């Protein structure tokens, strides 16, 4: 400087984001998800079930405040 829970308007199938209040926290809590590894979600999409609504598995959605790394700063 930045802002976690929540609490309000809004986007979204959701996970979450955006704004606005709010500090639990951060010396990179800036930037990168198309460098890796880990979380979350399951709309599409496949497969079982057949009661047509259910249920497993899937990211092409999403976490940079999970680690590590890259990139650009600040301060001795």
């Nucleotide at each position: 400087g930045c802002a976690a829970a929540c609490c309000g308007u809004u986007g979204g199938a959701a996970a979450c984001g955006a704004c606005g209040g709010g500090a639990c926290g951060c010396a990179a809590a800036g930037c990168u998800a198309u460098g890796g590894g880990g979380g979350c979600u399951a709309a599409g999409g496949u497969g079982c079930u057949u009661u047509c609504g259910g249920u497993a598995c899937u990211a092409c959605g999403c976490c940079a405040g999970c680690c590590c790394g890259g990139c650009c700063g600040c301060c001795g």
Record summary: A computed fold for a 76-nucleotide RNA from a mouse gut metagenome, annotated as c-di-GMP-I riboswitch aptamer. Its mean pLDDT, the model's own confidence on a scale to 100, is 86. Its Rfam family is "c-di-GMP-I riboswitch aptamer". Gene Ontology term of the family: cyclic-di-GMP binding. The sequence is in RNAcentral, with records from MGnify. Of the family's consensus pairs, 100% are formed in the model.